Predicted 3D model of a 479-nucleotide part of an RNA (small-subunit ribosomal RNA, 3' major domain) from Kaistia terrae. It matches the Rfam family "Bacterial small subunit ribosomal RNA". NCBI's taxonomy places the organism under Bacteria, Pseudomonadati, Pseudomonadota, Kaistiaceae, Kaistia. The full RNA is in RNAcentral, with records from ENA and SILVA.
[in-house]
Context: one part of a larger RNA
RNA sequence: UGACGGGGGCCCGCACAAGCGGUGGAGCAUGUGGUUUAAUUCGAAGCAACGCGCAGAACCUUACCAGCUCUUGACAUGUCACGUAUGGGUACCGGAGACGGUAUCCUUCAGUUCGGCUGGCGUGAACACAGGUGCUGCAUGGCUGUCGUCAGCUCGUGUCGUGAGAUGUUGGGUUAAGUCCCGCAACGAGCGCAACCCUCGCCCUUAGUUGCCAUCAUUUAGUUGGGCACUCUAGGGGGACUGCCGGUGAUAAGCCGAGAGGAAGGUGGGGAUGACGUCAAGUCCUCAUGGCCCUUACGGGCUGGGCUACACACGUGCUACAAUGGCGGUGACAGUGGGCAGCUACUUCGCGAGGAGAAGCUAAUCCCAAAAAACCGUCUCAGUUCGGAUUGCACUCUGCAACUCGAGUGCAUGAAGUUGGAAUCGCUAGUAAUCGUGGAUCAGCAUGCCACGGUGAAUACGUUCCCGGGCCUUGUACA
Numbered sequence: 001u002g003a004c005g006g007g008g009g010c011c012c013g014c015a016c017a018a019g020c021g022g023u024g025g026a027g028c029a030u031g032u033g034g035u036u037u038a039a040u041u042c043g044a045a046g047c048a049a050c051g052c053g054c055a056g057a058a059c060c061u062u063a064c065c066a067g068c069u070c071u072u073g074a075c076a077u078g079u080c081a082c083g084u085a086u087g088g089g090u091a092c093c094g095g096a097g098a099c100g101g102u103a104u105c106c107u108u109c110a111g112u113u114c115g116g117c118u119g120g121c122g123u124g125a126a127c128a129c130a131g132g133u134g135c136u137g138c139a140u141g142g143c144u145g146u147c148g149u150c151a152g153c154u155c156g157u158g159u160c161g162u163g164a165g166a167u168g169u170u171g172g173g174u175u176a177a178g179u180c181c182c183g184c185a186a187c188g189a190g191c192g193c194a195a196c197c198c199u200c201g202c203c204c205u206u207a208g209u210u211g212c213c214a215u216c217a218u219u220u221a222g223u224u225g226g227g228c229a230c231u232c233u234a235g236g237g238g239g240a241c242u243g244c245c246g247g248u249g250a251u252a253a254g255c256c257g258a259g260a261g262g263a264a265g266g267u268g269g270g271g272a273u274g275a276c277g278u279c280a281a282g283u284c285c286u287c288a289u290g291g292c293c294c295u296u297a298c299g300g301g302c303u304g305g306g307c308u309a310c311a312c313a314c315g316u317g318c319u320a321c322a323a324u325g326g327c328g329g330u331g332a333c334a335g336u337g338g339g340c341a342g343c344u345a346c347u348u349c350g351c352g353a354g355g356a357g358a359a360g361c362u363a364a365u366c367c368c369a370a371a372a373a374a375c376c377g378u379c380u381c382a383g384u385u386c387g388g389a390u391u392g393c394a395c396u397c398u399g400c401a402a403c404u405c406g407a408g409u410g411c412a413u414g415a416a417g418u419u420g421g422a423a424u425c426g427c428u429a430g431u432a433a434u435c436g437u438g439g440a441u442c443a444g445c446a447u448g449c450c451a452c453g454g455u456g457a458a459u460a461c462g463u464u465c466c467c468g469g470g471c472c473u474u475g476u477a478c479a
């Protein structure tokens, strides 16, 4: 100087407390451990691994296993020889296919000294080499997590100290903040904080189609004429600063007010933004890369299998156990988004998943699209008209192909489960809870992820205690 203390003081945070809803019990989904296996590819490991890499494993993906097969190689550059481009389709034979063989059709570049001469392309040969999701994240770059959006981390000059170092950065107030004020052997400065950026909330203005409709006509319908007031869209600006008033404070910074004004008030809400560093944290399987290793194989191709196994254990979720509910009916109100190898109105067939026709839309124009919770009726506390696992039969769709191993539909079946031990998690407001909707990935497949809106709470006395953190101080046989 740090680190640590079941030392002290001060202060924060859904840290506790006060509340609301869960997890832990059940069934299922998903990830992991373990076990099994020819293989169940690999990585991630307290918080900060475990619906994580994977925004989607039937083949492919795929890195794993079995078998078959290739050896200058699927891909790049260079040398030589031969051919002349070459590229593509179809059919047949052997084969699981890769691959090998045969026939046939279409197509046949540029320059040119007209010489396959040059470029190019194809085939072959030998070698340099290619190739490796092989090892090392404890050799690395880059990227990322975490403490933590915590308020800290430093430097120049000066001063003090033999020195390590100290001072500044401590002290008195204050703040969300090393934020600001005052004081002070310090005076300044940098990286952080804040602000500048995006978005939501108010107003003005510019513009008016595909959007809108107050006034005038018109219509089944903003449909048409007309209009751009209003809504909205998307560009520009204004607006909030403790600026004003009162109190308090040291006359300061600031704090308090059910104060004024205001759409908004004390950082207005949300986002992006992550200092010096810590964990030899994570990643050599995104990529890049040193070293090591393989080179007829640890490389390449293919078929099939596996990653989907199942006594069990854990994490994260979904659905429930019901009446604030189930079922039937009526039928209103959103906001994000997406769409041409696409979204599909409408008609029609089917109980349905869906099928067959078929308009519009490269979209403020057309479509996805139906929002759901809501309201009315019924059921009357039961393993039920709760719950839907499991299983049987019959189908639908995608796709070369649903056996291993997809999703959906109809009929039948109707398991556990009556609110969950010890323990444990999230959340402070348009939040929790609850309800549906959209998107990425994607042929198909979502209870996951990312986003969108609807309905919409309770509680916070307080900081003694648990956890994490900041500042000062003290002890130390620790560095």
Base pairs, nucleotide, nucleotide: 001479002478003476004475005474007473008472009471010470011469012468013467015463016462019427020426021425022424023423026319027318028317029316030315031314032313033312034310035309042053043052064305065304066303067302068301069300070299073129077128078127079125080124081123082122083121084120087106088105089104090103091102092101093100094099109119110118111117131294132293134292135291136290140288141287142283143282144281145279147277152191153190154189155188156187157186158167159166160165171182172181173180197271198270199269200268202238203237204236205235206234207233208232211228212227213226216225217224241265244259245257246256247255248254321420325379326378327377328376329375330374337368338367339366342361343360346357347356348355349354386417391412392411393410394409395408396407397406433455434454435453436452437451438450439449